[in-house]
This record gives sequence, structure tokens and C1' cells, in this order.
RNA sequence: GGAUUCCUUUGGGGCAGGGUGAAAUUCCCGACCGACGGUGAUAGGUGAAAAAUGCACUCGUAUUUUCUUCUACCUUCAGUCCGUGACCCGGAGCACUAAUUUGUGCGAAGGUGGAUUUGGUGAAAUUCCAAAGCCGACAGUAAAGUCUGGAUGAGAAAAGGAUAAC
Repeated sequence: GGAUUCCUUUGGGGCAGGGUGAAAUUCCCGACCGACGGUGAUAGGUGAAAAAUGCACUCGUAUUUUCUUCUACCUUCAGUCCGUGACCCGGAGCACUAAUUUGUGCGAAGGUGGAUUUGGUGAAAUUCCAAAGCCGACAGUAAAGUCUGGAUGAGAAAAGGAUAAC
């Protein structure tokens, strides 16, 4: 340095204002939001180098610049690209119960699964810039991405710690 195994913590945002109505954050006008990893020509910073200038003039030293450079380092960068999670379907299997198949809980594989174009720049962009679009589980309820509920749940994953084959 480090395979592996384990532990702890963290781990989702959003209807302002108005209309109709007996009733709507659910309809209508309008407003607002964007989980995790990857990719990424984004943005910012640091360092080194270089150049210029001042001072010194033996080695130097200080400042400035960057649309000059670097296999350099750090932070940041896609709701709509690639993959993942949540919800839903599924139900191998496990535990308890029951006692000849009853009930309850947990639950692997697998499945389903929403949405982008145009213009600009350029060698290269569904990622940058500009504009205009589009999308959003289930249950409840006046029809819900935003309210209430399952959920003090689950979770992609992130950080830290322990272990230490090799």
C1' cells in the first nucleotide's frame, strides 16, 4: 500500500399571489422543486514554470501578467445521456404460529419503470452559453411532483473507524 469482513454516523426539495366553487395548496391562471454514482469542452482556487518590470548585479530578490505553459493538485459542474435507489409487481427462501396445512412477519432472484429540442461556440457538447419545452410511484381527499399517510420505515451511496489475506 492493501483483498476481505465488520462497526458507527450521515443520507430529498417544492404551490407565493389569484379565479371558480358548498367544498380544491388536487380543477384553472400562475408559482416552485430536482436523491445517489459515472461521464463531462463548466467555473473558481493553489502550486510550479515562463514572460515583463523594479531593485541588486556574484548566486539573486520583489511585484505584475496569463485568451502563455503543465500527464500537477484541490473544490465545483446533467431532473430529461449511461447506470442505481425509492414506489409498484413478484415471491426462492427464513422465522414464529398452526398441526396436515391455517395465519402473521421478514424477504433473494427476476420484472415494470418518467421526461429535450432549437440556436450559438467549437476539432469535439442531448453535459457549456442562450431560448423554449417536457417529466415526476402508491393510498386518502373535489382529480395532488409540492398537502396528509405507509415513513421515528427503507435506501443508492458518502464519510470515518476497526480487521489485515497478500
The RNA shown here (FMN riboswitch aptamer (RFN element)) has 166 nucleotides and comes from Aquibacillus rhizosphaerae. Its mean pLDDT, the model's own confidence on a scale to 100, is 79. The organism belongs to Aquibacillus, within Bacteria.